Overview
This is a predicted structure of a 332-nucleotide part of an RNA (large-subunit ribosomal RNA, domain IV) from a Bacteroidaceae bacterium.
[in-house]
Context: one part of a larger RNA
RNA sequence: GUCGCGGUCAAGGAACUAGGCAAAAUGACCCCGUAACUUCGGGAGAAGGGGUUCUCACUGUGAGGUGAGACGCAGAGAAUAGGUCCAGGCAACUGUUUACCAAAAACACAGGGCUGUGCGAAGCCGCAAGGCGCAGUAUACAGCCUGACACCUGCCCGGUGCUGGAAGGUUAAGAGGAGAGGUCAUCCCUUUGGGGGGCAGCCUUGAUUUGAAGCCCCAGUAAACGGCGGCCGUAACUAUAACGGUCCUAAGGUAGCGAAAUUCCUUGUCGGGUAAGUUCCGACCUGCACGAAUGGUGUAAUGAUCCGGACACUGUCUCGACCGCGAGCCCG
Numbered sequence: 001g002u003c004g005c006g007g008u009c010a011a012g013g014a015a016c017u018a019g020g021c022a023a024a025a026u027g028a029c030c031c032c033g034u035a036a037c038u039u040c041g042g043g044a045g046a047a048g049g050g051g052u053u054c055u056c057a058c059u060g061u062g063a064g065g066u067g068a069g070a071c072g073c074a075g076a077g078a079a080u081a082g083g084u085c086c087a088g089g090c091a092a093c094u095g096u097u098u099a100c101c102a103a104a105a106a107c108a109c110a111g112g113g114c115u116g117u118g119c120g121a122a123g124c125c126g127c128a129a130g131g132c133g134c135a136g137u138a139u140a141c142a143g144c145c146u147g148a149c150a151c152c153u154g155c156c157c158g159g160u161g162c163u164g165g166a167a168g169g170u171u172a173a174g175a176g177g178a179g180a181g182g183u184c185a186u187c188c189c190u191u192u193g194g195g196g197g198g199c200a201g202c203c204u205u206g207a208u209u210u211g212a213a214g215c216c217c218c219a220g221u222a223a224a225c226g227g228c229g230g231c232c233g234u235a236a237c238u239a240u241a242a243c244g245g246u247c248c249u250a251a252g253g254u255a256g257c258g259a260a261a262u263u264c265c266u267u268g269u270c271g272g273g274u275a276a277g278u279u280c281c282g283a284c285c286u287g288c289a290c291g292a293a294u295g296g297u298g299u300a301a302u303g304a305u306c307c308g309g310a311c312a313c314u315g316u317c318u319c320g321a322c323c324g325c326g327a328g329c330c331c332g
Base pairs, nucleotide, nucleotide: 002327003326004325005324006323007322008321009320011318012317015316020313028052029051030050031049032048037042039148053070054069055068056067057066058065059064071075083311084310085309086308088306089305090303091302095107096106111146112145113144114143115142116141117140123132124131125130149298150297151296152295154228155227156226159225160224161221162220163219164218165217168216169215170214174210175209179205180204181203182202183201186197187196188195189194229247230246231245232244233243256290257287268284269283270282271281272280
């Protein structure tokens, strides 16, 4: 000199870096004092300040309090012991999860809705017996979706599904047995080889007719699966188009939100923050390709969540230096 662990540092203080990762800083108790917002509980230990040892006196039953003084760089004298704030995304929350690379905005969740089920319930396990459901009974149980709360949840039933309907069409096995065929007693013909007809029985086949559900058909149903347009013109500057025309559709996206966990063009444009900002926040709307329980929009609190910013603080860095312990090296 290298590696690991620990410690210190001038000036600067995030210039490091994908990112303050790591480290530093904060830290206990007492007192003062605490904003927006809010579901009035909270937010709160918000933030931000001051104090803390020893001696004596007074005081109090006492923990302690008040006053005067003393020492140190330092009085929670060592150790253990929140960094804080601002603004967003997502998820209400506490929980749960990929045992061994993911803890999350995923799952769950109270709450909401739809559907099935009347009890020997539906559903589920089992070939069955039997069992779970349940020693329950619709304020119950099962299936599916949504996911606190607040304000809401628009239009489409043409397709698919489900529910209901039964007039008509189609339609299986089965029922039925018109008819056809095979065999054949026997009869006819014969060139004596053979040819033809054919009862009963047996066998094969078999039409009209009859014959459910389903499908077709007729309705209902979207917190069922799902879907929710195009072109052209138009206002006395321009631009735009409240307005008109036309084509198509089952119906043409309502409220709200919007360059978004969604925006391709795109680092859109404007504003804010920075000396400088593909990120961030606020707007705009030209939504390539948001949108209402595959929920829409908000939301206090919560979060080892994700994004942006600030203060404090620092060897992260400018840029490195030094100290300690251990390994590394040699022998065994």

It matches the Rfam family "Bacterial large subunit ribosomal RNA". Gene Ontology terms of the family: structural constituent of ribosome and ribosome. The prediction has a mean pLDDT of 89. RNAcentral holds the full RNA, with entries from ENA.